[in-house]
RNA sequence: GAUAAUAGCAAACCUGUACGAAAGUCAGGGACGCAAAGCCACGGGCCGAAGAAUUUCCGGCAGCCGGGUUGCCGAA
Repeated sequence: GAUAAUAGCAAACCUGUACGAAAGUCAGGGACGCAAAGCCACGGGCCGAAGAAUUUCCGGCAGCCGGGUUGCCGAA
């Protein structure tokens, strides 16, 4: 970060004699979109559960933002 090229990922939704208390995750289908929509829970935020109840602890969201790290192409 291009009216480029080769690739990649996969929202909502559907299915599951898959997991989970839930949030949510996984597999298959499906594409809204993405220059990191690859990876990492470090900070903020949001979601769920429990509790001695307004704060503690556990779980989750990386496609909420910031940050760290690795990577494809090579016009301006």